[in-house]
RNA sequence: ACGGGUUUGUGCCAAACCUGCUGUGAAGCUGGGACGGAAAGCCAAGGGCCUUGCGAAAAGGCAGCCUAGCCAUCACC
Numbered sequence: 001a002c003g004g005g006u007u008u009g010u011g012c013c014a015a016a017c018c019u020g021c022u023g024u025g026a027a028g029c030u031g032g033g034a035c036g037g038a039a040a041g042c043c044a045a046g047g048g049c050c051u052u053g054c055g056a057a058a059a060g061g062c063a064g065c066c067u068a069g070c071c072a073u074c075a076c077c
Stems, first nucleotide, its partner, number of pairs: 004077003012037002017032002020029003035064001041070002045067003048062005
């Protein structure tokens, strides 16, 4: 240096819920909060779930559902 395992320390992130705002909605952002997380960082390519739509088609959302891809970190082995 690289890869793997584990999770020590210092830290990091932030579920549910609540405030304000945006959106038809799923949901997103902000502040509080802390269930959890060793990539709970990025990414919508695949699958899955959700929303709009009479239906089909289509459009949109979820990365803290999984797979894949990219980048990164510390203690020990």

Overview: Predicted 3D model of a 77-nucleotide RNA (c-di-GMP-I riboswitch aptamer) from uncultured Glaciecola sp. The prediction has a mean pLDDT of 78.